[in-house]
Context: one part of a larger RNA
RNA sequence: CACCGCCCGUCACGUCAUGGGAGUCGGCAAUACCUGAAGCCGGUGGGCUAACUCUCUUCGGAGGGAAGCAACCGUCGAAGGUGGGGCUGGCGACUGGGACGAAGUCGUAACAAGGUAGCUGUACCGGAAGGUGCGGCUGGAUCACCUCCUU
Numbered sequence: 001c002a003c004c005g006c007c008c009g010u011c012a013c014g015u016c017a018u019g020g021g022a023g024u025c026g027g028c029a030a031u032a033c034c035u036g037a038a039g040c041c042g043g044u045g046g047g048c049u050a051a052c053u054c055u056c057u058u059c060g061g062a063g064g065g066a067a068g069c070a071a072c073c074g075u076c077g078a079a080g081g082u083g084g085g086g087c088u089g090g091c092g093a094c095u096g097g098g099a100c101g102a103a104g105u106c107g108u109a110a111c112a113a114g115g116u117a118g119c120u121g122u123a124c125c126g127g128a129a130g131g132u133g134c135g136g137c138u139g140g141a142u143c144a145c146c147u148c149c150u151u
Base pairs, nucleotide, nucleotide: 003114005111008107009106011104013101014100015099016098018096019095020094023091024090025089026088027087028086031083032082033081034080039076041074042073043072044071047069048068049067052065053064054063055062056061117138118137119136120135121134122133123132124131125130
C1' cells in the first nucleotide's frame, strides 16, 4: 500500500498439546484382618545330663537337690496371603473446547451516525458472527438551547 480499507464468528482441512470418558493395565506408601521363619525375652519344663552338692552304699553304683538342655506355650517379629480405600502413571471407543497454520465455505457483527450509535449486567432466541426485552454507562455523531472560561 490509507474504505477496492480494516475486521468478527460458525463450518471444512492439517498439526500440536489438553479436559471429560464405560473401562483396562501398572507403580508407590500406608491400613484392618489371617498366617507367622530365625532370634531375643518371659513361662512351663513330667523327657535328658559325666562335672557342683546331699543321702544311701555290697565302693561297681543307686536315689534326691541345684544348674543346664531338649520339648511345649506366650509377647515382639521378616516375608507371605486376604479385604476395602488413598496417591499416581500408561492405554482407551467416543466426546468438549483451545492454540497455530499466504491465498477454502457462509454471512457482515464491530471500526465513519459502520448504514439499527456502541458498550455493558441479565433473560430468552438464532447456521454463525449475533438478535430482541429490561436496567445501566458515554469511552456517541448531528441539530437546538442553557451555564461557565478565553480572545